Predicted 3D model of a 164-nucleotide RNA (SAM riboswitch aptamer (S box leader)) from uncultured Nocardioides sp.
[in-house]
RNA sequence: CUCAUCAAGAGGGGCAGAGGGACACGGCCCGCUGAAGCCCCGGCAACCCGUCACCGCAGCUCGCCUGAUCGCCGCCCGACCCCCGGGACCGGCCGUCAGGAGGUCCUCCGGUGCCAACGGUGCUAAUUCCGUCCCGCGCCGAGAGCCGGCCCGGGGAAGAUGAG
Numbered sequence: 001c002u003c004a005u006c007a008a009g010a011g012g013g014g015c016a017g018a019g020g021g022a023c024a025c026g027g028c029c030c031g032c033u034g035a036a037g038c039c040c041c042g043g044c045a046a047c048c049c050g051u052c053a054c055c056g057c058a059g060c061u062c063g064c065c066u067g068a069u070c071g072c073c074g075c076c077c078g079a080c081c082c083c084c085g086g087g088a089c090c091g092g093c094c095g096u097c098a099g100g101a102g103g104u105c106c107u108c109c110g111g112u113g114c115c116a117a118c119g120g121u122g123c124u125a126a127u128u129c130c131g132u133c134c135c136g137c138g139c140c141g142a143g144a145g146c147c148g149g150c151c152c153g154g155g156g157a158a159g160a161u162g163a164g
Stems, first nucleotide, its partner, number of pairs: 001164006011041005019030003024132004042124003047120002050115001052113005058107002062103001064100006071093004075087004128158001133155004138150004
């Protein structure tokens, strides 16, 4: 710098001893029944990693279809048959090439869902405690507008965490 998430969830002990809730201001809270900080043990969650299942793209293998081409056979001619030679390019088969559709195995990538046994983080009072900037609905200030206040919703800014 980019992207995703931020209304859910999850606490005990020891040391310590007065602050803390990111910063500024305002509010509201937590705190001597012990704040910050450090350590131990637990827990939550599912961001990364991982497991399983499904879906999709691509590649590969095998098979299918179409076309082109080579060869062979069938076909025609050399009176008949085999060989041989020639013709024709209708049918079949094999090979090669090109294209197409879809199925299966495997691989890669992406997506969705489940799980939480291991690992990397994170988190474990209150929505990121709330507001501040912008927009909108409504209410109040003895009708309306402006303006001010309040409530609610949306967005932004800032911040936090993860991944790159």

The model forms 97% of the base pairs in the Rfam consensus. The sequence is in RNAcentral, with records from MGnify. The coordinates come from a structure-prediction model, not an experiment, and the mean pLDDT is 76.